[in-house]
RNA sequence: UUCUUAUCCAGAGCGACCGAGGGACUGGCCCUAUGACGUCGCGGCAACCAGCCUGCAAAGGCAAGGUGCCAAAUCCAGCGAAACCUUGACCGGUUUCGGGAGAUAAGGA
Numbered sequence: 001u002u003c004u005u006a007u008c009c010a011g012a013g014c015g016a017c018c019g020a021g022g023g024a025c026u027g028g029c030c031c032u033a034u035g036a037c038g039u040c041g042c043g044g045c046a047a048c049c050a051g052c053c054u055g056c057a058a059a060g061g062c063a064a065g066g067u068g069c070c071a072a073a074u075c076c077a078g079c080g081a082a083a084c085c086u087u088g089a090c091c092g093g094u095u096u097c098g099g100g101a102g103a104u105a106a107g108g109a
Base pairs, nucleotide, nucleotide: 001109002108003107004106005105006104007103008102013042014041015040016039017038021031022030023029025078026077027076028075043070044069045068048066049065051062052061053060054059074101079098080097081096082095083094084093085092
């Protein structure tokens, strides 16, 4: 880098430094000099993998070693379908389902 599988409406912040952008992309909408984003320290959340226990198994529990995460649902939408609302029709709107993109974990190439 790529492939596969699983998950993504829950949860968890203080301090120091820096100094203008940031929330992946586009549109919207937000955050941000009352200092965002980022880095570091400490703290915390969760439990994918590893570990331990129960169990034939499925599964459950303990704990926290390897990751991950700590504004907003992955902040919302993006492509398609169905139902409904609206319109003469298109357009538009709402809900649901599926998909795409992305993130994280585990495994493979």